[in-house]
RNA sequence: GGUCCAUUAGCUCAGCCGGUUAGAGCGAGCGACUUAUAAUCGCUAGGUCCGGUGUUCAAGCCACCGAUGGACCA
Numbered sequence: 001g002g003u004c005c006a007u008u009a010g011c012u013c014a015g016c017c018g019g020u021u022a023g024a025g026c027g028a029g030c031g032a033c034u035u036a037u038a039a040u041c042g043c044u045a046g047g048u049c050c051g052g053u054g055u056u057c058a059a060g061c062c063a064c065c066g067a068u069g070g071a072c073c074a
Base pairs, nucleotide, nucleotide: 001073002072003071004070005069006068007067010026011025012024013023019057028044029043030042031041032040050066051065052064053063054062
């Protein structure tokens, strides 16, 4: 220098061929249960989907520019 992959909740990740309430598990808070703790069960909160621009009636998803991390080639 070139090619490719990843980036979505505090953490690990899903999200189909673009379609309207953005999800799961773990974690956190509250409650139930228990003599009590753990486990288990229920509820709740938590996201500008890495940043920007564009395409579109509509973007987490498509295009372009950039950022960070990783792999490979030279």